RNA sequence: GCCGUCGUAGCUCAACCGGGAGAGCGCCGAUCUGAAAUGUCGGAGGUCGCUGGUUCGACACCAGCCGUCGGCA
Numbered sequence: 001g002c003c004g005u006c007g008u009a010g011c012u013c014a015a016c017c018g019g020g021a022g023a024g025c026g027c028c029g030a031u032c033u034g035a036a037a038u039g040u041c042g043g044a045g046g047u048c049g050c051u052g053g054u055u056c057g058a059c060a061c062c063a064g065c066c067g068u069c070g071g072c073a
């Protein structure tokens, strides 16, 4: 330098072929207890890597860029 993979909540990952974002763990609060742990209930947290494009509509399609991992040279 070229090719490919991946990038979504603090972490690990879904969302599937375009209809508008969720789970587990973690965190906060309530409840329970003499106090904890466990359990139960509730809550906060995301400009979906960035910038453009297509579309009535994009996490998902297209282009470029950044980063991760791998391959070729």
Stems, first nucleotide, its partner, number of pairs: 001072004006067002010025004019056001027043005049065005